[in-house]
Molecule: RNase P RNA; transfer RNA
Organism: Actinomycetes bacterium
RNA sequence: CGAGUUCGCGAGGCGGCCGCGGCCUUCGGGUCGAGGAAAGUCCGGACUCCACAGGGCAGGAUGCUGGGUAACUCCCAGGCGGGGUGACCCGACGGAAAGUGCAGCAGAGAGCAGACCGCCGAUGACGCCUGUCGUCCUAUGGACGACAGGUUCGCGGAACCUUCGGUUCCGCGGCUGCUUGAGGAAUCGGGCGGCGAACAGGCAAGGGUGAAACGGUGGUGUAAGAGACCACCAGCGGCCCGGGAGACCGGGCCGGCUCGGCAAACCCCAUCCGGAGCAAGGUCGAGCAGGGACAGGGUGGCCCGCCCGCUACGUCCCGGGUAGACCGCGCGAGGCCGGCAGCAAUGCCGGUCCCAGAUAGAUGGCCGUCCACGACAGGAUCCGGCUUACACGCGAACUCGCACC
RNA sequence: GCCGGGGUAGCUCAGUCCGGUAGAGCAACGCACUCGUAAUGCGUAGGUCGUCGGUUCGAAUCCGAUCUCCGGCU
Numbered sequence: 001c002g003a004g005u006u007c008g009c010g011a012g013g014c015g016g017c018c019g020c021g022g023c024c025u026u027c028g029g030g031u032c033g034a035g036g037a038a039a040g041u042c043c044g045g046a047c048u049c050c051a052c053a054g055g056g057c058a059g060g061a062u063g064c065u066g067g068g069u070a071a072c073u074c075c076c077a078g079g080c081g082g083g084g085u086g087a088c089c090c091g092a093c094g095g096a097a098a099g100u101g102c103a104g105c106a107g108a109g110a111g112c113a114g115a116c117c118g119c120c121g122a123u124g125a126c127g128c129c130u131g132u133c134g135u136c137c138u139a140u141g142g143a144c145g146a147c148a149g150g151u152u153c154g155c156g157g158a159a160c161c162u163u164c165g166g167u168u169c170c171g172c173g174g175c176u177g178c179u180u181g182a183g184g185a186a187u188c189g190g191g192c193g194g195c196g197a198a199c200a201g202g203c204a205a206g207g208g209u210g211a212a213a214c215g216g217u218g219g220u221g222u223a224a225g226a227g228a229c230c231a232c233c234a235g236c237g238g239c240c241c242g243g244g245a246g247a248c249c250g251g252g253c254c255g256g257c258u259c260g261g262c263a264a265a266c267c268c269c270a271u272c273c274g275g276a277g278c279a280a281g282g283u284c285g286a287g288c289a290g291g292g293a294c295a296g297g298g299u300g301g302c303c304c305g306c307c308c309g310c311u312a313c314g315u316c317c318c319g320g321g322u323a324g325a326c327c328g329c330g331c332g333a334g335g336c337c338g339g340c341a342g343c344a345a346u347g348c349c350g351g352u353c354c355c356a357g358a359u360a361g362a363u364g365g366c367c368g369u370c371c372a373c374g375a376c377a378g379g380a381u382c383c384g385g386c387u388u389a390c391a392c393g394c395g396a397a398c399u400c401g402c403a404c405c
Numbered sequence: 406g407c408c409g410g411g412g413u414a415g416c417u418c419a420g421u422c423c424g425g426u427a428g429a430g431c432a433a434c435g436c437a438c439u440c441g442u443a444a445u446g447c448g449u450a451g452g453u454c455g456u457c458g459g460u461u462c463g464a465a466u467c468c469g470a471u472c473u474c475c476g477g478c479u
Base pairs, nucleotide, nucleotide: 001401002400003399004398005397006396007395008394009393010392012370013369014368015367016366017365018364020033021032022031023030024029035376039387040386042385043384044383045382046381047277048276049275050274059273060272061271062270063269064078065077066076067075068074079093080091081090082089083088094268095267099266100265101262102261116207117206118203119202120201127151128150129149130148131147132146133145134144135143136142137141153173154172155171156170157169158168159167160166161165174195175194176193177192178191179190180189181188182187215233216232217231218230219229220228234258236255237254238253239252240251241250242249243248281327282326283325284324290318291317292316293315294314296313297311298310299309300308301307334353335352336351337350338349339348340347341346371374406478407477408476409475410474411473412472415431416430417429418428425462433449434448435447436446437445455471456470457469458468459467
């Protein structure tokens, strides 16, 4: 100099004039007056009313550990995993060997899977039978492995049986190179090699599909192969030792050799949650309607008086309660400064300050001046968080790159 | 202030619970039928599933945030 990371702060300032809401007023005026998000209403509480012996079911929320808090899905510190060269950032981060379920398409095979290409396989694989040896175990036996021998398929011949057919015995078994033996030669035999086809089948190393294919590398071994076996590494489970308050970390031994993913699918486990919300709730209370009382007015009982009744008029009273008024409603988990404890979130102590309270809802307009030329946006019961929106500017700490000293 | 529901083709709606290829009716376009039109039959095209991010191999669907519309209570 350039690029970046984290944390914090400000959110036009000053002056003049006019105006708005609350409170006070000696009626002149004085004083206070939106935000970091007042927003979304996504969480948690305070407060109020209702319900409630206690507990459970259902439903919902949360989910590594420790701490903070009135409480939280928030905050701080740490662990683990992932990303970044790094400062640093991100994580709904309990359980998949409790159970149920999901995985389209592709692919041979998708959940205790599978054989398409491929590799091997008459020099007889694999399996079976017999024998020997070795290892292990639940040990007069069994399992596994290695080795040796036998058995399998095709063709030809013979014999036998109850027919198609079957059984037994004997012989032979593709092509070819080199070499060697017999022989005059053709030819036949032996040894060491090469090539080809494919049945019974074997294998899962390699290719290929997929988000995911039942460990990785090297070796032994084999017909070819394979944790089949061995060494190292990764991972899983169990036990032990050490460190830590814990999550967890480091190390050792043993085991079978690998046992996958999804719970922001159902579910299981642990913890928490009674419901509604200031339009909660409370006090006073016109008018109208209702009820009651009564001196009166009007009116009915032919007229008058008395008496008895009716009444939408009048006066008074009653309870509930509408409009409306008031309370709730502004001293609070409060702000600022300092000290102490703590890594921090935060807590404790001392001092100091009083800081909107409307009910159709108040913060604005004009002028001057300065700068960086001013964004997002405005209370409505209150508080702590989260999330989202936001022009521009400032401070602190740190990282990387380049250049120079 | 409080509470509930929705956003998918030009229009009206399914599909979302329990994840895999998004469909129906009307409308549009083409062909057939008809002298021509309508109706009818056959076929075709048309989709940021409101937006952004996450979980997952995979999201219209599950989760979070956000925008917008509609309705209810007093």